The RNA shown here (Lysine riboswitch aptamer) has 185 nucleotides and comes from Bacillus fonticola. NCBI's taxonomy places the organism under Bacteria, Bacillota, Bacilli, Caryophanales, Bacillus. The sequence was found by an Rfam model in a public genome assembly.
C1' cells in the first nucleotide's frame, strides 16, 4: 500500500449502557388466598385421558373470625460487561400444574440457528392483581459510529489533514487504536 480473514489485544455509546445476585428497606399484592364457624344450592372434582375421591356431601354462594406469601416493582449494596444483553425456532435435561402413569401448558439450564447498535416516547398484541413493570410489532424524533457531499474555519503551503454544522445512507460478525499473515514496493 493493496488484499483477505469471526488474526489478537486494548477501547467508546450513558447523566434512564446491559445482566446477575442480595438472611438489606419500602410501596404493592390484599384484608386477596388458605384455614374455622354459620348458612344455602346440590354431582361432580386440574386443561385432557386411566385412576383416585365423592349424598358419611364433589364443587360451589353468602355472613362472620383469622389472615398470608411467591413472581414482579423502587431504592441501597455488590458483581460481570459493552451481542453488554433480548427475542424467536429446534433439541436435550429438570420441575409445576390433585397421582412414582401418558398426553398438554408454563418456568428454568445447556446446545445449534436467525434476528435486533443503543436508550426513549405512542399505539396495537401478550404475560401480569395492577394505571406498575416485562416481552413482541409498527410509527417517530433523538442518540453513538462510518461512508459520500456541501458550507464555513484552523494548520499545512496549493491541494491535503483536522474541526464544526447540514444532508443522504449503512449497521455491532460493526467503529476507533495497536500489533499481526500474505503480496508488492
Nucleotide at each position: 500500500g493493496a488484499u483477505a480473514u469471526a488474526u489478537g489485544u486494548a477501547g467508546a455509546g450513558g447523566c434512564u449502557g446491559c445482566a446477575u445476585g442480595u438472611g438489606c428497606u419500602c410501596a404493592a399484592a390484599a384484608g386477596u388466598a388458605c384455614g374455622c364457624u354459620u348458612u344455602c344450592c346440590g354431582a361432580g372434582a386440574a386443561g385432557g385421558a386411566c385412576a383416585u375421591c365423592g349424598a358419611u356431601g364433589a364443587g360451589g354462594g353468602a355472613a362472620g373470625c383469622c389472615g398470608a406469601a411467591a413472581g414482579g416493582g423502587a431504592g441501597g449494596c455488590a458483581u460481570g460487561c459493552c451481542g453488554a444483553a433480548g427475542a424467536a425456532u429446534g433439541a436435550a435435561g429438570u420441575g409445576a400444574g390433585u397421582g412414582u402413569u401418558c398426553c398438554c401448558u408454563c418456568a428454568c439450564u445447556u446446545c445449534a440457528u436467525u434476528c435486533u447498535g443503543g436508550g426513549g416516547a405512542u399505539g396495537a398484541c401478550u404475560u401480569g392483581a395492577a394505571g406498575a413493570a416485562g416481552g413482541u410489532c409498527a410509527u417517530c424524533a433523538c442518540u453513538g459510529u462510518c461512508a459520500u457531499u456541501a458550507u464555513g474555519a484552523g494548520a499545512u503551503c496549493u491541494a491535503u489533514c483536522u474541526c464544526a454544522u447540514a444532508a443522504u445512507g449503512g449497521g455491532g460478525a460493526g467503529c476507533u487504536a495497536c500489533a499481526g499473515a500474505u503480496c508488492g514496493c